Predicted 3D model of a 74-nucleotide RNA (transfer RNA) from a Clostridia bacterium.
[in-house]
RNA sequence: CGCGGGGUGGAGCAGCUAGGUAGCUCGCCGGGCUCAUAACCCGGAGGUCGCAAGUUCGAAUCCUGCCCCCGCAA
Numbered sequence: 001c002g003c004g005g006g007g008u009g010g011a012g013c014a015g016c017u018a019g020g021u022a023g024c025u026c027g028c029c030g031g032g033c034u035c036a037u038a039a040c041c042c043g044g045a046g047g048u049c050g051c052a053a054g055u056u057c058g059a060a061u062c063c064u065g066c067c068c069c070c071g072c073a074a
Base pairs, nucleotide, nucleotide: 002072003071004070005069006068007067010026011025012024013023020057028044029043030042031041032040050066051065052064054062
C1' cells in the first nucleotide's frame, strides 16, 4: 500500500439496509419504601452521533476525503 468490520451521554450497545423528534440496559443525581443498606418504584441530568466538506427543505443515516481502533492478506 490492499480488503473487511467498527467509532453514537460515564460504560456496553441499538438506530444506518427505506433520510424526517437520538433510544435501550447499567451507572450517576434527587425522591419514595426500609430501623438502615441492597433490591424494588417514581423523576431528573448527561450525547448536536470520530473530523471536514458535499447533496437535500431536512443527514447518526446518502456521496467524497481524512483520523483512530480491531482483524485478514502481503